[in-house]
RNA sequence: AUUAGAUAAGGGCAAACUUAUCGAAAGGUAAGGACGCAAAGCUUAAGGGACUAAAGAUCUAUUGAUCAAAGUUAGCCAGCUACCUAA
Numbered sequence: 001a002u003u004a005g006a007u008a009a010g011g012g013c014a015a016a017c018u019u020a021u022c023g024a025a026a027g028g029u030a031a032g033g034a035c036g037c038a039a040a041g042c043u044u045a046a047g048g049g050a051c052u053a054a055a056g057a058u059c060u061a062u063u064g065a066u067c068a069a070a071g072u073u074a075g076c077c078a079g080c081u082a083c084c085u086a087a
Stems, first nucleotide, its partner, number of pairs: 002087004012037002017032006035075001041080003047077002049073003056067004
């Protein structure tokens, strides 16, 4: 330097759910909590995908339907960087 994560050490993160809070929602944040994770570290979300549907548009019985990202997702893929161990 490259490849890999079988074993070991030090450890790290924290899904669902609950409470509080922000939000139209998706979802975020904090605390509790552990399903899992060898990058579940980082990324003005720029590329593909996924979620929501507020503003707005169309229709309409003014109740709703359809479209709609400038919203969200890094624990979907991706990009960048890195500890330990092994070869």
This is a predicted structure of an 87-nucleotide RNA (c-di-GMP-I riboswitch aptamer) from Tenuibacillus multivorans. It was read from a public genome assembly, where an Rfam model found it. Of the family's consensus pairs, 95% are formed in the model.